[in-house]
RNA sequence: GGGCUUAUAGUUAAGUGGUAUAACAGGGCAUUCGCAUUGCUCAGUUCCGAGUUCGAUUCUCGGUAAGUCCA
Numbered sequence: 001g002g003g004c005u006u007a008u009a010g011u012u013a014a015g016u017g018g019u020a021u022a023a024c025a026g027g028g029c030a031u032u033c034g035c036a037u038u039g040c041u042c043a044g045u046u047c048c049g050a051g052u053u054c055g056a057u058u059c060u061c062g063g064u065a066a067g068u069c070c071a
Base pairs, nucleotide, nucleotide: 001070002069003068004067005066006065007064010024011023012022013021018054026042027041028040029039030038047063048062049061050060051059
């Protein structure tokens, strides 16, 4: 320098155009003499910009970052 892949909650991931989901972690309540465990509940997320569309996490283009391969 070039090819390919990826970017979603604090972390790891799902989500093929219609109000974004789970597990762990975090707050609260119950349980306990107390802690742990367990149950219920709450908050929290689409890398940036542009385009297409009534509507974009999703499709297209550019950028940024990461991974991998070639040189």

A computed fold for a 71-nucleotide RNA from a Candidatus Moraniibacteriota bacterium, annotated as transfer RNA.
Lineage of the source: Bacteria > Bacteria candidate phyla > Candidatus Moraniibacteriota.
Its Rfam family is "tRNA". The family's RNA type in Rfam is transfer RNA. About the family: Transfer RNA (tRNA) molecules are approximately 80 nucleotides in length.
Model confidence (mean pLDDT): 84 of 100.